[in-house]
RNA sequence: GGUCCCAUGGCUCAGGUUGGUUAGAGCGCUCGACUGAUAAUCGAGAGGUCAUGAGUUCAAAUCUCAUUGGGACCA
Numbered sequence: 001g002g003u004c005c006c007a008u009g010g011c012u013c014a015g016g017u018u019g020g021u022u023a024g025a026g027c028g029c030u031c032g033a034c035u036g037a038u039a040a041u042c043g044a045g046a047g048g049u050c051a052u053g054a055g056u057u058c059a060a061a062u063c064u065c066a067u068u069g070g071g072a073c074c075a
Stems, first nucleotide, its partner, number of pairs: 001074007010027004020058001029045005051067005
């Protein structure tokens, strides 16, 4: 230098291929129940506007382009 993949709550991921109502799960966190107390278990809750910017569209996490960061391969 070229080709390709990835980026979504604090962490690990699903959703993307097929654009469409409020973006979900597990773990973690907070509160409550239970207990003599803790753990476990059960219930409730907070926390993301999907790496950044632009474009297409009535509508974008999802499609397109650029940028940034990480990774693989080739030279």